This is a predicted structure of a 167-nucleotide RNA (Lysine riboswitch aptamer) from a mouse gut metagenome. Model confidence (mean pLDDT): 77 of 100.

[in-house]
RNA sequence: GAUAGAGGCGCAGUAAAGAUGAUUACCUACGCAAAGACCGCCCGUGUCGCUUGUAUGCGUGGGGAAAGGCGAUAUUGCCGAAGAAUUUCGCUUUGGGCAGGCGGCUUUCUGAUUGUAUAUCGAACAGGUAUGCAAUUGUCAUCAUCAGUGUAUGGUGGAGUGCUAUC
Numbered sequence: 001g002a003u004a005g006a007g008g009c010g011c012a013g014u015a016a017a018g019a020u021g022a023u024u025a026c027c028u029a030c031g032c033a034a035a036g037a038c039c040g041c042c043c044g045u046g047u048c049g050c051u052u053g054u055a056u057g058c059g060u061g062g063g064g065a066a067a068g069g070c071g072a073u074a075u076u077g078c079c080g081a082a083g084a085a086u087u088u089c090g091c092u093u094u095g096g097g098c099a100g101g102c103g104g105c106u107u108u109c110u111g112a113u114u115g116u117a118u119a120u121c122g123a124a125c126a127g128g129u130a131u132g133c134a135a136u137u138g139u140c141a142u143c144a145u146c147a148g149u150g151u152a153u154g155g156u157g158g159a160g161u162g163c164u165a166u167c
Base pairs, nucleotide, nucleotide: 001167002166003165004164005163008079010078011077012076013075014074015073018070026063027062028061029060030059031058032057036050040098041097042096043095082110083109084108085107088104089103090102091101092100111137112136113135114134115133116132117131118130119129120128121127139158140157141156142155143154144153145152146150
């Protein structure tokens, strides 16, 4: 340097019954009020496209979704699987800017799983993400122990560009 492997509720992708979303958005009838209303925030000589027999708002009644997220199950790719932050580029958004979302690039961090606290995204008490703490676990190094010699038991420490095997 190449190839092949190991950790385990192992990781991610795709499809998905279904639940939630939802006493919702929205449409409509009636009533009351009303001059503006329309973006997550800001700006505006944006659009004049909507709106005084009433848009928008509130109440009552009738009707009534969807997206993202979750997901039994099936299947694909794998063990930096993957996740996050950051640089920059492209797309998206009512005209511009910021923020947000999706995808690519750069750099940095995290061995993995679970629980818990705080913060954040989210409709959510689902779930995700970050940080702290705790437990479990795999791997290597090191030290100790023994009727046991098994890489067994226990302690300490490191990190996946690591570890094991073969060439």